RNA sequence: AAUCACGCUGGCGGCGUGCCUAACACAUGCAAGUCGAACGCGAAAGAGGCUUCGGCCUCAAUUGAGUGGCAAACGGGUGAGUAACACGUGGGUGACCUACCUUCGAGUGGGGGAUAACGUCCCGAAAGGGACGCUAAUACCGCAUAACAUCCCGCCUUUGAACAGGCGGAGAUCAAAGCCGGGGAUCGCAAGACCUGGCGCUUGAUGAGGGGCCCGCGUCUGAUUAGCUAGUUGGUGAGGUAAUGGCCCACCAAGGCGACGAUCAGUAUCCGGCCUGAGAGGGCGGACGGACACACUGGGACUGAGACACGGCCCAGACUCCUACGGGAGGCAGCAGUGGGGAAUUGUUCACAAUGGGCGCAAGCCUGAUGACGCAACGCCGCGUGGAGGAUGAAGGUCUUCGGAUUGUAAACUCCUGUUGCUCGGGACGAAAAGCCUCGACCUAAUACGUCGAGGUCUGACGGUACCGAGUGAGGAAGCCCCGGCUAACUCUGUGCCAGCAGCCGCGGUAAUACAGAGGGGGCAAGCGUUGUUCGGAAUUACUGGGCGUAAAGGGCGCGUAGGCGGCCUGCUAAGUCGAACGUGAAAUCCCCGAGCUCAACUCGGGAACUGCGUCCGAUACUGACAGGCUUAAAUCCGGGAGAGGGAUGCGGAAUUCCAGGUGUAGCGGUGAAAUGCGUAGAUAUCUGGAGGAACGCCGGUGGCGAAGGCGGCAUCCUGGACCGGCAUUGACGCUGAUACGCGAAAGCGUGGGGAGCAAACAGGAUUAGAUACCCUGGUAGUCCACGCUGUAAACGAUGGGCACUAGGUGUCCGGGGUAUUGACCCCCUGGGUGCCGCAGCUAACGCAUUAAGUGCCCCGCCUGGGGAGUACGGUCGCAAGAUUAAAACUCAAAGGAAUUGACGGGGGCCCGCACAAGCGGUGGAGCAUGUGGUUCAAUUCGACGCAACGCGAAGAACCUUACCUGGGCUAGACAACGGCGGACCGUCCUAGAAAUAGGACUUUCCCUUCGGGGACUGCCGGUUCAGGUGCUGCAUGGCUGUCGUCAGCUCGUGCCGUGAGGUGUUGGGUUAAGUCCCGCAACGAGCGCAACCCUCGUCCUUAGUUGCCACCAUUAAGUUGGGCACUCUAAGGAGACUGCCGGCGUUAAGCCGGAGGAAGGUGGGGACGACGUCAAGUCAUCAUGGCCCUUAUGUCCAGGGCCACACACGUGCUACAAUGGGCGGUACAAAGGGUCGCAAACCCGCGAGGGGGAGCCAAUCCCAAAAAGCCGCUCUCAGUUCGGAUUGGAGUCUGCAACUCGACUCCAUGAAGUUGGAAUCGCUAGUAAUCGCGGAUCAGCACGCCGCGGUGAUACAAUCCCGGGCAUUGACUCACCG
Repeated sequence: AAUCACGCUGGCGGCGUGCCUAACACAUGCAAGUCGAACGCGAAAGAGGCUUCGGCCUCAAUUGAGUGGCAAACGGGUGAGUAACACGUGGGUGACCUACCUUCGAGUGGGGGAUAACGUCCCGAAAGGGACGCUAAUACCGCAUAACAUCCCGCCUUUGAACAGGCGGAGAUCAAAGCCGGGGAUCGCAAGACCUGGCGCUUGAUGAGGGGCCCGCGUCUGAUUAGCUAGUUGGUGAGGUAAUGGCCCACCAAGGCGACGAUCAGUAUCCGGCCUGAGAGGGCGGACGGACACACUGGGACUGAGACACGGCCCAGACUCCUACGGGAGGCAGCAGUGGGGAAUUGUUCACAAUGGGCGCAAGCCUGAUGACGCAACGCCGCGUGGAGGAUGAAGGUCUUCGGAUUGUAAACUCCUGUUGCUCGGGACGAAAAGCCUCGACCUAAUACGUCGAGGUCUGACGGUACCGAGUGAGGAAGCCCCGGCUAACUCUGUGCCAGCAGCCGCGGUAAUACAGAGGGGGCAAGCGUUGUUCGGAAUUACUGGGCGUAAAGGGCGCGUAGGCGGCCUGCUAAGUCGAACGUGAAAUCCCCGAGCUCAACUCGGGAACUGCGUCCGAUACUGACAGGCUUAAAUCCGGGAGAGGGAUGCGGAAUUCCAGGUGUAGCGGUGAAAUGCGUAGAUAUCUGGAGGAACGCCGGUGGCGAAGGCGGCAUCCUGGACCGGCAUUGACGCUGAUACGCGAAAGCGUGGGGAGCAAACAGGAUUAGAUACCCUGGUAGUCCACGCUGUAAACGAUGGGCACUAGGUGUCCGGGGUAUUGACCCCCUGGGUGCCGCAGCUAACGCAUUAAGUGCCCCGCCUGGGGAGUACGGUCGCAAGAUUAAAACUCAAAGGAAUUGACGGGGGCCCGCACAAGCGGUGGAGCAUGUGGUUCAAUUCGACGCAACGCGAAGAACCUUACCUGGGCUAGACAACGGCGGACCGUCCUAGAAAUAGGACUUUCCCUUCGGGGACUGCCGGUUCAGGUGCUGCAUGGCUGUCGUCAGCUCGUGCCGUGAGGUGUUGGGUUAAGUCCCGCAACGAGCGCAACCCUCGUCCUUAGUUGCCACCAUUAAGUUGGGCACUCUAAGGAGACUGCCGGCGUUAAGCCGGAGGAAGGUGGGGACGACGUCAAGUCAUCAUGGCCCUUAUGUCCAGGGCCACACACGUGCUACAAUGGGCGGUACAAAGGGUCGCAAACCCGCGAGGGGGAGCCAAUCCCAAAAAGCCGCUCUCAGUUCGGAUUGGAGUCUGCAACUCGACUCCAUGAAGUUGGAAUCGCUAGUAAUCGCGGAUCAGCACGCCGCGGUGAUACAAUCCCGGGCAUUGACUCACCG
């Protein structure tokens, strides 16, 4: 944007439009007739007249059919066919036609014979036909006249040319029709003659309009259609036509068309225009207008001015209908309408009033052309559905943070208006002609006719419509789509990867602005959305206006045909090109101006425009044609040197293998390690000789040559090209290059040779889960030669060829020159080739950069999303293998390039860490403790799950805790707020009950007061906004925590670089524990981390000495006391360590190594402290919190039970297995803590746990408190033990309301497993591991756990294989290698 269709909805009007499909089939009606002024006949009924009563005449040529004329070839429909002179545009016709119409000239004389209608008869079912008879004409046919015309001859003119025009000549041929008015004189019985007017007719010329034919140019797709053609191409002659022409025919010739696309196939009416677009283009050809074609399908002619004819004819065919079966009839792609097809397209209306057409003198008749009305929101345009006021911002709805917000001036309400609708009344324009009447003028002999003018009269389908007025009354008139982004518009509820949405991206898995509903909002509006279609955006086929190194895309390379393009100067021409004029480019449309419908849509007038074509004149710069010249392009010639350039022939040495012989002996060979294999029949090794084939070491080089493929020992012959220098010569001879032709690695194929080594296939051995592989031992085609084929490669610089221009630097190969010199190897200049670096410029970036991927010109090839697919089919080539040319269906929302940040790697580099290694001690085996899984159970509450869950939350489950289960209770509730009543509360006791609870008794009378009351506490009652929930979601969250990791990192500002992501800084060279520091650097600074600042331990000092300490004095059993505070210690403050000093190394740095001093040395040891972030890590059961859920229960109270179960499995521990030990006795030395709800001494009792007791202590004072290992003695003597202590029996102690389930401890008795622990695995680098005991938190009681404390006190010092981490680098990963 639309000829649309579908869904929801729908008030009015105007103007348009309306079978895109079945050119499918059609019932019915209508769509082409008219003329009596061409002609004959002449009905029925009626009226009048006449009558021989049979009938005749008139009204009346009225109906009707017929003869005849004109029309019917227009108008109307459709788009099947057609790729064509069909259409468009411009020309030609010297090759033509034209009815009616215009103008002009001439004529219209005189005869004849028929025929329909009609009548009679006959045939047929019908349609229709036949025979005989009558008749007219503007029907038909002769005759006369005949200009013109035609035919023949001659001359002249135009022209390139005469079948043109003109003139002349003798002949021949060819016309006609009447009708209707008027009429003075004359003639006639009349009709009429005659005159005159009109309409006709004949003939000729002419104009206009219409047509035929011919030509230039334009006009779709396919080359997987490349050759087509016998009337084909041309000629001559004859025919045919209005006319040219193979249009047709005869003969002759052999042509004609085609890569500028013939032929064939497919599709298609064409144009003005319409839609889109900035334009160029692209798509379309419905309505309107022009042309063409068609009329059931195919063919044919007739008539005619015109047709090969939509509503004509003939034939054939299909179909339908009628039939008496013999035969007939028909053609809606006219207007309506029907069936059918389809997503889909209207009334079987009115009228000729207007416009137009046919006929007619005219009146008029006909006209489904046309004008109107009807149906359809199908389109465009216009209007309305009300306007103003109106806040308590009503009710209701929705949301809510519960305050409110919003719907919303919206409504109600008040005051208005009156479009539209409805009713009533008025009421058009379109109508003016023609005709008729009257008058006038002209014409005329005329008062006829005709023409003109004036007046009058007549004519409307639409339609009682438009329009106008009045009445009525806000009264009858709003929907559709959307609201995640694109894209204007947001919330609630429901749903829970379901249901669904979706144009693309994508939404939905319990908080969905994306689904569905609602509220609100946005957009458009009598419409709004949706499907499909066209153009745009799309520079995404690029003419305007794209590309091809890596994204798709340079042909493997050359030679060269057609074609395209082409140096300098001059002349000429004027084809291209440019300009002027003229013609044409129909109208409508578009644009501008104006006008008419109330506006607009729509319509009308004028203008402009129609970018095109043609004719003619002019211009001549450029291009082209022609002519002449030039030398710089190109080529030739002469002189040189370089080279794995090509072909052929011959020769050479090294090496491998094989053969023969010698020496020689047990292995060789091969691999990661082996084996197969070879070898005592003598291998390998070594020496000599021989054979044969293939390849040519060193030189050798980002060296050379060649178009590419490619080319490498030496020599000879033949041969191509490039380069340098130089006079000279030719003079644009050039560049590119579709098709064609040639060359073209390797592999492969054919024939014949050759065959040493190597080696597909194959065999064997290994490897492996397998191993049709990688490795090994063998080994055939092949590799080599000749001839022939194949024709492909990552045939790559992934970069076609040519010419020109555009900073440089530095190598190298081959030439030439200059300077200086004895001498150029050195220095300078220059030509060609081949590399590297780099500026401008280009590029998406990477990169390219005088060897361009820069800037231009010329030519060729190629590309247009990925897959399907370089495949299928077809063609061509090939012996085959296959090559070449080359699709589609279908499918995906990407495929791809370059660069960036990260993560990862069984990538490489650098560096760390108890990461490995070196060690010590463990775990894994046993018993027990404890946690977890599993199982069980009424319940075994819940959470935590690799490291980073599992002696974890839990620093204490008998009740409680407790969240779980069973049972018994409560329902405003165990707890918070409010109202009412009562009472202080508290406490003691009794009854029922398992208790909760219920009932009762006793005791008790709070605080303030203005005496009204108020407040705190407590009991009961009441109701609702509520309480309550360890119910769910840690994937809605806050907070807190774990982990990487105490790893050294993570960032920012400004600047700079990059199109950007991003980079730089932070990389680099050193150094460090460290992004620690130094140096360098397009960076300069800064922040969070590191370090330091904090605590503690280690040395010293100062201060202070009680409860601490004791050197000196005195004293004691004893620092017990006096005394002292020096020391220890305590606890406050300070000092001290900083690579500060020395030497070496290092860059004069940072720093490292060594040393001195020092209590301590390079961070002195330990702790606290944890960057940006990662793991949707953990926790809704600490707490807090959104949402959801429960509310006589998922809340709450109570009793009992459970969390403690037990075939098993795992984690973490304890104790052991013993002699470095066990037992007994004696004896020594800590630190750090705790204690009034407490720690508790002495003393007494008990074998012991413990009991009694109660001094002392709110703690440097008293107590817990004994430290243990150790040391000194005695004993045990290698065993299931004097090891080990589980388990069990008995007896007890303590705590507690209560130790049955289910506490700890003690004593007696019992005395299990276990004799050092498989695979595997953990911790630890110094006061550490190991080992020994002590304390504390929790706690009535309960510790092998946890958190602390001290005692004794080792081993290792080197390297980077495993693990983890850091830095830079590389790669196909980016939910990131669990990819």
RNAcentral holds the sequence, with entries from ENA. Small-subunit ribosomal RNA from an uncultured bacterium, 1379 nucleotides, folded computationally. It matches the Rfam family "Bacterial small subunit ribosomal RNA". The coordinates come from a structure-prediction model, not an experiment, and the mean pLDDT is 83.